A computed fold for a 76-nucleotide RNA from a Phycisphaerales bacterium, annotated as transfer RNA. The organism belongs to Phycisphaerales, within Bacteria. Its mean pLDDT, the model's own confidence on a scale to 100, is 82.

[in-house]
RNA sequence: ACGCCGAUAGCUCAGUUGGUAGAGCAGCGGAUUCCAAAUCCGCAGGUCGUGGGUUCGAGCCCCUCUCGGCGUGCCA
Numbered sequence: 001a002c003g004c005c006g007a008u009a010g011c012u013c014a015g016u017u018g019g020u021a022g023a024g025c026a027g028c029g030g031a032u033u034c035c036a037a038a039u040c041c042g043c044a045g046g047u048c049g050u051g052g053g054u055u056c057g058a059g060c061c062c063c064u065c066u067c068g069g070c071g072u073g074c075c076a
Base pairs, nucleotide, nucleotide: 001072002071003070004069005068006067007066010025011024012023013022019056027043028042029041030040031039049065051063052062053061
């Protein structure tokens, strides 16, 4: 430099044919317990990496940039 993959809740990850976003863990509250752990119930938590475009409608399609990973190559 080029190519490919990835970026979604605090963490790890889903998300079908474009139809308006979820799970587990963690957190908070409660139940249970002599207490704690474990278990069970509930609650909260999201500019979907940035900016733009297409569309009635974008996490999903197109362009740009940023960051991370992998591969190939160039210089030395």
Rfam family: tRNA. By type it is a transfer RNA. Rfam describes the family as follows. Transfer RNA (tRNA) molecules are approximately 80 nucleotides in length. Rfam links the family to the GO term triplet codon-amino acid adaptor activity.